[in-house]
RNA sequence: UUCUUAUCGUGAGAGGUGGAGGGACUGGCCCAUAGAAGCCUCGGCAACGGGUCUGAUGAUUGAUAUAAUUAGAUGCUGUGCCAAUUCCAGCAAGGCGUUAGCACUUGAAAGAUAAGAA
Numbered sequence: 001u002u003c004u005u006a007u008c009g010u011g012a013g014a015g016g017u018g019g020a021g022g023g024a025c026u027g028g029c030c031c032a033u034a035g036a037a038g039c040c041u042c043g044g045c046a047a048c049g050g051g052u053c054u055g056a057u058g059a060u061u062g063a064u065a066u067a068a069u070u071a072g073a074u075g076c077u078g079u080g081c082c083a084a085u086u087c088c089a090g091c092a093a094g095g096c097g098u099u100a101g102c103a104c105u106u107g108a109a110a111g112a113u114a115a116g117a118a
Stems, first nucleotide, its partner, number of pairs: 001118008013042005021031003025090004043082003048078003051074007060065001086110001091107004095102002
């Protein structure tokens, strides 16, 4: 980088440094000199993978027990995250509207993160 699978209306920020951008892209709408991004420190959120613990099932075993499966707990470990629903829309179908249009519903696409594979 590509592919596959799962999740995305929950949650969680202070200080220092820095000095004009940031919210993926496009349009909108926001955030920002009352200090953006980036970097550092400390703190926090979350159960995706690993570890540990508990319950259930349980091939096998003479038995204890155990591989494995499953449900839960735990921030110990690897990542991730800490404005706004992934900030909203973008494509399609439906809905409302005489039309222009609205952005109401569902699905997809795109994106993000995790795990696995190439």
This is a predicted structure of a 118-nucleotide RNA (SAM riboswitch aptamer (S box leader)) from Aquibacillus kalidii. Taxonomically the source falls in Aquibacillus (Bacteria, Bacillati, Bacilli, Bacillaceae). It was read from a public genome assembly, where an Rfam model found it. Model confidence (mean pLDDT): 81 of 100.